Transfer RNA from Hadarchaeota archaeon (SeqCode), 72 nucleotides, folded computationally. Rfam family: tRNA.
RNA sequence: GCCGGAGUAGCUCAGUGGUUAGAGCGCAGGACUCAUAAUCCUGAGGUCGGGGUUCGACCCCCCGCUCCGGCA
Numbered sequence: 001g002c003c004g005g006a007g008u009a010g011c012u013c014a015g016u017g018g019u020u021a022g023a024g025c026g027c028a029g030g031a032c033u034c035a036u037a038a039u040c041c042u043g044a045g046g047u048c049g050g051g052g053u054u055c056g057a058c059c060c061c062c063c064g065c066u067c068c069g070g071c072a
Stems, first nucleotide, its partner, number of pairs: 001071007010025004018055001027043005048064005
């Protein structure tokens, strides 16, 4: 340099163009317990950046950034 893949919650990942953007772990509060752990309940927290298409975009298109793999 070329090709491909990925970027969504603190971490690992789901998410068929319309719905309330979710799960597990973690975190905070509560219940239970003599206490801790476990268990149960509740809560906070997020779409890499910019532009475009569309009535409507996490999702499609373009440019950029970062990471991973392959080729050279």

The organism belongs to Hadarchaeota (SeqCode), within Archaea.